[in-house]
RNA sequence: GCACCGGUGAUCCAGCGGCGAAGACACCGCUCUCGUACAGCGGCGACGAGGGUUCGAGUCCCUCCCGGUGCU
Numbered sequence: 001g002c003a004c005c006g007g008u009g010a011u012c013c014a015g016c017g018g019c020g021a022a023g024a025c026a027c028c029g030c031u032c033u034c035g036u037a038c039a040g041c042g043g044c045g046a047c048g049a050g051g052g053u054u055c056g057a058g059u060c061c062c063u064c065c066c067g068g069u070g071c072u
Base pairs, nucleotide, nucleotide: 001071002070003069004068005067006066007065011024012023018055027043028042029041030040031039048064049063050062051061052060
């Protein structure tokens, strides 16, 4: 330099153009307990950046950034 894959809460990740972004874990609160833990219930919190297409974009297109793999 070229090709391909990936980037979503603190972390691991799901997400046929209709999503009001799912789940787990962590954290916070409540219940339970003499107390802690467990368990149950509730809450908090995310689409790498910028543009484009569309009624509507996490999803499609372009550029850039970051990580990985392969080739040279």

The prediction has a mean pLDDT of 85. A computed fold for a 72-nucleotide RNA from Rhodopirellula sp., annotated as transfer RNA. Its Rfam family is "tRNA". From the family's description: Transfer RNA (tRNA) molecules are approximately 80 nucleotides in length. By type it is a transfer RNA. NCBI's taxonomy places the organism under Bacteria, Pseudomonadati, Pirellulales, Pirellulaceae, Rhodopirellula.